[in-house]
About this RNA:
Model confidence (mean pLDDT): 77 of 100. Two RNAs folded together computationally: RNase P RNA and transfer RNA, 431 nucleotides in total.

């Protein structure tokens, strides 16, 4: 110089407030305890959880795609596998299928996909010129070596072969297809074997495997205050019918419009409480695993508002900065801020600090 | 606090089974007109809100962020 990982993001007193919770007290108020993050944010994934009464299936619609694994679960994470980048440390991948099918590859270029003959190479025949060699014009056919166009040109280097070429034959790289070995697998190696098969996108339809009902704490319950409108629950009529919170259907299954009867409740608005914070919880340590985590034992309680607290000043002392030879002064201290809770992902953040590594 | 849309010329939209972005108004030049308006010919103007990926190529596929509307007891 640079790779990876992970940690902090101001400490200490000392006043004075703010909001929750327990005790005291009639009461004022007064003691104690607790009080933002690393991302609390974006709401992009997962899940809990709560209501839709419930189960099964078929199409649709969606997501995810290498492999074993971890996990409550997931597009998150760990190990490893191919690839590509890098001298290395190490980074990066939506990394299945293109020989099921269908599309699409503009511009330039002959041809852009069961290939193709513009230039050029080569053979032939015919006209002209020329003593002739051979040049030049034109017609048939061979050729994908060469030019030349693209992003992309139908295996690549040699070497032989050819009238010129061409896997046409060889030799070595690629590649396919059988077999063995070794790995749970992705896959690696070995070895026989084909003269090479159809370029390329699937983050274009689509196939192929798995996975996914739906709506979100303004979910939801419960409680209360006076008439009317109105609403609930039970009996019977309706009923070969209709409704069911999935986009559509179907099976099983559960419910009933409106009329009368009975009986119970009370609209609006405006509220109180539960959900609501003990929870896949933190911290120590054992033991199992390369990890990612798992278990077991020990200890702790760690914010719970309702328009929303978590906040000021002072001393010291620390971190940058600038003035100064110093002593000393003087500024400044990151993105940000819970609201039903977790695990994960993204993105933002001024400094600063440990650890392996090249 | 949760749900759902749109960002493209100074303004208002359009274009999207991917191929170098276009219409009106608005602006400038010219024509007509004594002159202005209106007409008419023609010109100018785009980081297709940033950044990143798939691809040969991306306004369009995809990830992610920004900003702006809008609903909902």
């Nucleotide at each position: 110089a640079g790779g990876a990982g992970u940690c902090u993001g101001g400490a200490c007193g000392g006043c004075c407030g703010c909001u929750u919770c327990g005790c005291c007290g009639c009461a004022a108020g007064g003691c104690g305890g607790g009080g933002a993050g690393g991302a609390a944010a974006g709401u992009c994934c997962g899940g809990g959880c709560u209501c839709c009464a419930c189960g099964g299936g078929u199409c649709a619609g969606g997501g995810u795609g290498g492999u074993u694994g971890c996990u409550a679960a997931c597009g998150g994470c760990a190990a490893c596998c191919g690839g590509c980048c890098g001298c290395g440390a190490g980074g990066c991948c939506a990394g299945g299928g293109a020989a099921a099918g269908u599309g699409c590859c503009a511009c330039a270029g002959a041809a852009a996909a069961c290939a193709a003959a513009c230039c050029g190479c080569c053979g032939g025949g015919g006209a002209c010129u020329g003593c002739a060699a051979a040049g030049c014009c034109u017609c048939c056919g061979g050729u994908a070596a060469g030019g030349g166009u693209g992003a992309a040109a139908c295996g690549g280097u040699g070497c032989g072969g050819u009238a010129a070429g061409a896997g046409c034959g060889c030799a070595c790289c690629g590649c396919g297809g059988g077999c063995c070995u070794g790995g749970u697998g992705a896959c690696a190696g070995g070895u026989c074997u084909g003269g090479c098969a159809g370029g390329g996108c699937a983050a274009a339809c689509c196939c192929c495997a798995c996975c996914c009902g739906g709506a979100g704490a303004a979910a939801g319950g419960u409680c209360a205050a006076a008439u009317a409108g109105g609403g609930a629950a039970g009996g019977c009529u309706c009923a070969c019918g209709g409704c069911g919170a999935c986009g559509a259907c179907c099976c099983g299954c559960g419910c009933c419009a409106u009329g009368c009867c009975u009986u119970c409740c009370g609209g609006g608005u405006a509220g109180a409480u539960c959900g609501u914070u003990c929870g896949a919880g933190g911290c120590c340590g054992g033991c199992c695993g390369c990890g990612a985590g798992g278990u077991c034992g020990g200890u702790c309680c760690c914010a719970g508002a309702g328009a929303a607290a978590u906040g000021g000043c002072c001393g010291u002392c620390u971190c940058c900065c600038c003035c100064u030879c110093a002593c000393g002064g003087g500024g400044u201290g990151c993105c940000a801020g819970a609201a039903c809770c977790c695990g994960g992902c993204u993105u933002a953040c001024a400094g600063g600090g440990c650890u392996c590594c090249u | 606090g949760c749900c759902g849309g749109a960002g493209u010329a100074g303004c208002u939209c359009a274009g999207c089974u991917g191929g170098u972005a276009g219409a009106g108004c608005a602006g400038c030049u010219g024509a007509u007109u004594u002159g202005u308006a209106a007409u008419c010919a023609g010109c100018u103007g785009g980081u297709c809100g940033g950044g990143g990926g798939u691809u040969c190529g991306a306004u369009u596929c995809c990830c992610u962020u920004c900003u702006c509307c809008g609903g909902c007891u």
Rfam match: Bacterial RNase P class A. Its family is annotated with dimeric ribonuclease P complex, tRNA processing and ribonuclease P activity in the Gene Ontology. It is annotated as a ribozyme.